[in-house]
Molecule: small-subunit ribosomal RNA
Organism: uncultured bacterium
RNA sequence: AGAGUUUGAUCCUGGCUCAGGAUGAACGCUAGCGGAAGGCUUAAUACAUGCAAGUCGAGCGGUAUAUUGAUCUUCGGAUUAAUAGAGAGCGGCGCACGGGUGAGUAACGCGUACAUGACCUACCUACAAGAACUGGAUAGCCCUGGGAAACUGGGAUUAAUACAGUAUAGUAUUAGAUUAACUAAAUGGAUCUAAUUAAAGCUUCGGCGCUUGUAGAUGGAUGUGCGUCUGAUUAGCUAGUUGGUGGGGUAACGGCCCACCAAGGCGACGAUCAGUAGGGGGCGUGAGAGCGUGAUCCCCCACACGGGUACUGAGACACGGCCCAGACUCCUACGGGAGGCAGCAGUGGGGAAUAUUGGACAAUGGGCGAAAGCCUGAUCCAGCAAUACCGCGUGUGUGAAGAAGGCCUUCGGGUUGUAAAGCACUUUCAGUAGAGAAGAAAUGCACAGGGCUAAUAUCCCUGAGAGUUGACGUUACCUACAGAAGAAGCACCGGCUAACUCUGUGCCAGCAGCCGCGGUAAUACAGAGGGUGCAAGCGUUAAUCGGAAUUACUGGGCGUAAAGCGCGCGUAGGUGGAUAUUUAAGUCGGAUGUGAAAGCCCCGGGCUCAACCUGGGAACUGCAUUCGAUACUGAUUGUCUUGAGUAUGGUAGAGGGAAGUGGAAUUUCCGGAGUAGCGGUGAAAUGCGUAGAUAUCGGAAGGAACACCAGUGGCGAAGGCGGCUUCCUGGACCAAUACUGACACUGAGGUGCGAAAGCGUGGGGAGCAAACAGGAUUAGAUACCCUGGUAGUCCACGCCGUAACGAUGAGAACUAGGCGUUGGGAAGGUUUCCUUCUUAGUGUCGUAGCUAACGCGUUAAGUUCUCCGCCUGGGGAGUACGACCGCAAGGUUAAAACUCAAAGGAAUUGACGGGGGCCCGCACAAGCGGUGGAGCAUGUGGUUUAAUUCGAUGCAACGCGAAGAACCUUACCUACCCUUGAAAUCCUCGGAAUCUAUUAGAGAUAGUAGAGUGCCUUCGGGAACCGAGUGACAGGUGCUGCAUGGCUGUCGUCAGCUCGUGUCGUGAGAUGUUGGGUUAAGUCCCGUAACGAGCGCAACCCUUAUCCUUAGUUACCAGCACGUCAUGGUGGGAACUCUAAGGAGACUGCCGGUGACAAACCGGAGGAAGGUGAGGACGACGUCAAGUCAUCAUGGCCCUUAUGGGUAGGGCUACACACGUGCUACAAUGGGCAGUACAAAGGGCAGCGAGACCGCAAGGUGGAGCGAAUCCCUAUAAAGCUGUUCUCAGUCCGGAUUGGAGUCUGCAACUCGACUUCAUGAAGUUGGAAUCGCUAGUAAUCGCGAAUCAGAAUGUCGCGGUGAAUACGUUCCCGGGCCUUGUACACACCGCCCGUCACACCAUGGAAGUGGGUUGUACCAGAAGCGGGUAGUCUAACCUUCGGGAGGACGCUCACCACGGUAUGAUUCAUGACUGGGGUGAAGUCGUAACAAGGUAACC
Repeated sequence: AGAGUUUGAUCCUGGCUCAGGAUGAACGCUAGCGGAAGGCUUAAUACAUGCAAGUCGAGCGGUAUAUUGAUCUUCGGAUUAAUAGAGAGCGGCGCACGGGUGAGUAACGCGUACAUGACCUACCUACAAGAACUGGAUAGCCCUGGGAAACUGGGAUUAAUACAGUAUAGUAUUAGAUUAACUAAAUGGAUCUAAUUAAAGCUUCGGCGCUUGUAGAUGGAUGUGCGUCUGAUUAGCUAGUUGGUGGGGUAACGGCCCACCAAGGCGACGAUCAGUAGGGGGCGUGAGAGCGUGAUCCCCCACACGGGUACUGAGACACGGCCCAGACUCCUACGGGAGGCAGCAGUGGGGAAUAUUGGACAAUGGGCGAAAGCCUGAUCCAGCAAUACCGCGUGUGUGAAGAAGGCCUUCGGGUUGUAAAGCACUUUCAGUAGAGAAGAAAUGCACAGGGCUAAUAUCCCUGAGAGUUGACGUUACCUACAGAAGAAGCACCGGCUAACUCUGUGCCAGCAGCCGCGGUAAUACAGAGGGUGCAAGCGUUAAUCGGAAUUACUGGGCGUAAAGCGCGCGUAGGUGGAUAUUUAAGUCGGAUGUGAAAGCCCCGGGCUCAACCUGGGAACUGCAUUCGAUACUGAUUGUCUUGAGUAUGGUAGAGGGAAGUGGAAUUUCCGGAGUAGCGGUGAAAUGCGUAGAUAUCGGAAGGAACACCAGUGGCGAAGGCGGCUUCCUGGACCAAUACUGACACUGAGGUGCGAAAGCGUGGGGAGCAAACAGGAUUAGAUACCCUGGUAGUCCACGCCGUAACGAUGAGAACUAGGCGUUGGGAAGGUUUCCUUCUUAGUGUCGUAGCUAACGCGUUAAGUUCUCCGCCUGGGGAGUACGACCGCAAGGUUAAAACUCAAAGGAAUUGACGGGGGCCCGCACAAGCGGUGGAGCAUGUGGUUUAAUUCGAUGCAACGCGAAGAACCUUACCUACCCUUGAAAUCCUCGGAAUCUAUUAGAGAUAGUAGAGUGCCUUCGGGAACCGAGUGACAGGUGCUGCAUGGCUGUCGUCAGCUCGUGUCGUGAGAUGUUGGGUUAAGUCCCGUAACGAGCGCAACCCUUAUCCUUAGUUACCAGCACGUCAUGGUGGGAACUCUAAGGAGACUGCCGGUGACAAACCGGAGGAAGGUGAGGACGACGUCAAGUCAUCAUGGCCCUUAUGGGUAGGGCUACACACGUGCUACAAUGGGCAGUACAAAGGGCAGCGAGACCGCAAGGUGGAGCGAAUCCCUAUAAAGCUGUUCUCAGUCCGGAUUGGAGUCUGCAACUCGACUUCAUGAAGUUGGAAUCGCUAGUAAUCGCGAAUCAGAAUGUCGCGGUGAAUACGUUCCCGGGCCUUGUACACACCGCCCGUCACACCAUGGAAGUGGGUUGUACCAGAAGCGGGUAGUCUAACCUUCGGGAGGACGCUCACCACGGUAUGAUUCAUGACUGGGGUGAAGUCGUAACAAGGUAACC
């Protein structure tokens, strides 16, 4: 310090997530030791048991008991004295500390700084003064009652440092008075007078204690300034309320309380109300600012079962005190009682979760005591749990045969791994044994010296002395012993993020912090091996800070990403021109006080180090007081004119309001004239019209809007404003002067204006036109289109208050220009005009700069200042609830639960568009011929079947794999057989191999009989072959073409696809490759921030068209010769044809024109061929997870007496039907018959097969010739031509189907072959919608051959013969190329995506209500208690005249008041039949609203 995640990719915005730290933690797995810390965060829930506050005999009376002595004795004991003295009681001090908890509290509670001149303070210290004389009780003890108990009544008696009286006293208290000095002032202080109020004794004789007062110290109380959470969907609150007077009360001020008087007080600088919360020092994090937090330790506060009250006391309204009422628990004899762990342990409960019913007062501290001492769950220790922090260990060195085992493997090896073993060492820690500090200082005891004293004295101090005190503790530390001996796990390994392989699983099981993995080859699941990280721990979860500049003070934004109020006016507030004086509030500096300690930081010290502990310093950024400074800001007082305003003179304008007025047009009405249609649409229809429309002419009526002018022209704050005239009226601008003198800017609330639609009342209503009706369209059409048509649109008045865009708040200043345009002014000129300058608007382009980019750019989105508004992921939602406004519609304000990991902006490349431009193609058009109808052939689907094997499925499957299923093929079915197998390699044994016959069987196979004994040899055996056996293995047309190779199809023979360097851009990318021409072509030329290059195009290759050269056999035959009925038959020839080798030729080369002086195009010449001559082969980067595991190969998986192998039979040939591809036809351009002419290219030895003969024929017999330019297929090529017949019919067309007879192939033609012949003679008379091929030797038509093949083509592949028509052209259909545009698409339009409905789940709003909590108001009620009143009862001290009184207690009563109750509100939570919308969900339903012109532009 960053990283992952939106996209095909990019930049930005923006959220989510991660890496770090930290915790009083919990959970999972694991666990050796020690140190020093912390340990109920939940139920302030309920508590059994024990302990946590006592102490003092030197305050008092006094005793049980024990010991000793004495006396008496009935020998049981009794009495008495001394010593010690429990327990209980009176009395004193303490119990208000220490310890716990955080419920309440938003407060002077806390923090900080002040104040008390408005106060208190036991014990302690210092000082001053004192302590005189008396009295009456009472507990205990004893006696006697009541009660279950707790407890309690009565009687008798007694003490005090208990209680009471009197005396004395002032520096005390109260009242009054005075006040020079003190104080800033006063009710302070000081002084005076009067009145009132004290005391206690004990003693070891040292002292301690007591009373009064002052001062101190300590602790407390009170007041004040400032600071101290969230909500405005809480805006008004308050009657003791605010103040005064007078009282009461308090330690003390005060409405603290009371009576009376006044009417105040608080609040937008947030009162009141609601919610939440103890506050701080600090702690965690962070660079800091901050944010979060308030365990342990320290300070303060509050509380002590929930509520209330007071008493005692120096101090409490009291944790281990009282009283009351309440809830709960316990005891009970049912009458009544007892209790309060938020003390330490501990228990139940709650909870994810938090320890021992331990030891000791040895230390530190506290209470009491003169002290010894006692008490002390404060404290010090120990125990439990890895809860966190720190430290140590689990060995060290050597050791390659790189062991074994594991894992992986390409089978070679690699890795675990110097790791282990082995060898040599060490012994921390743990273990055993021993030794052994410090924490301890003392007090007390005895001694010496000194002090004190008149003097002695432990009365005080000092010194040395002996001895005592340790819970922890088997302490720390040290030594010895033995032995590597007892001691390693956890998480992770797809990216972020360090670390990879195998196996299993197969969108299952599971993982996951985010992105995301898993659907048969998962580095992501599970296991294993290996690795990485940390380590006695490691992970997970939770909450927190950081990263997050993601609330931005430091330190963000608002044109399009979230975000400028629709626009003015203006209050508070904020900010504010120049200059001078004063001041010193802000600001700056110094000083002083404070900012507790601990903590953090720095420097030291102590535990072996560290954690930890400890000393010192710094810091505590703050507050207060005080002294100074005066630039700036503020305040004050003056002055100024430039900001702002006023006055004068002009100018332009749809600025606003009112009244009037004009013409054109639409419509309606009246009249004329006129006739059959009009109107409307893509096309129609509804509608109007013979009752006379439309069109046309004249007239009338009425309403609304104002053509041309008209303009990125004008005006206005915005909304908005448009005929003309008049009246009223606002603002702006220009010019020149004068005046005022900062009067200014912005503007929370507030207030006004504010399109359209809508609402209310009353008018008006021509046109237009929601709703509505009809007609169309459509699958539907509640729409788009058409015909009608009501609200409304118009006017007046009143509401509503939204859209409101430059998606850009207002004001001010500064920062290059160019070109337009509107208003004003000035100067100049060549003056009905022009030029220049200036000012105010309004546009466009653009520099710097800014911006994510697009873009903005003196009219800023640049650079700055002031003020306001607004934003903080998407959805839920501008919604719910509440409030305010409104007649309503609705508006304003405005959430949450839940859910997602995105949503979004700009730009890029593609793809797409029922976007645009250019161009091409048998793409259309123009033509020719077909398919679709019939019959048949063939393939497919479907169906059927035991099986109808499998694959191919839009173009790009369907006469396709299959260039040929009767058996075989064959993969399918049925039946019967085999199991190392039909074929391969290796091993063992036996046998030559092989052949013949025969039996059973459908056959495979099995059995029997016979023939046969080979070859080589080193004599061991070997090679081949056959049989048997064993296991390694074979085998599989089984699965996966979505694991693959190879091959192939397709876009497409379309003209494209890229790269290097450079340049531009933040970047994806662009440029090049775009543009102007041209081409079949990214073909070429020109231009050009590009220059070049590659793969494609073209060319090179083959065939064909012309010629030449060479070569002539089997081909050829012109000339010469021979021969034949005839034939290159023969000699010969080498001319021609032809064959097959090599060359030539064509290149826009030449001419003319067009073009840009180009490329090129057009025309022409020559030429066999002309602009690629024709045809073929050849297929860029890539697309379709296209096709093929059944050609072959191949990973993985599966089968192994079967999914392998063999045999026979069957099936692939089925048949209601549907589709594709073909053949034959429907006839006269034809059919039949007869005659007759001309090919090319192929094939042939298990072959082609001639002549001859036989058969009507298919064919048969036979076998010359030929491995072929020689012979054969092959011949008669066919169409054609000539002649003849048929004469338009289901025919002399057509040939299906069926019957008979045959031929051929073949083991075998039944299922299931082809052909011949005789007979039969179906449909069909040119084919609906639709659709296919073809641009020249092509279509059409005609025959021939070949592959496969025993046989079996209408298919396929070739061959030649005959041989057309048409193309104006590119509007349209289809496909493609380039440029451009839009996009919400990128799996790329077969895309994306919206809403209702149906189903499931989730949270939420409403709801008759219901049940709780909190709280207001009014009233009832009134315990305990303090206070007031009272004299009913009782009464020791004092007084007394002895009657009583004073005082007190009880009782009664009044006021206040807790609990409780009634009524009625508010608020909040939970719940509620039903209901509303919302969200999520796998492949549901209906449509298709949006994204392209989204098919009616979209949106508000």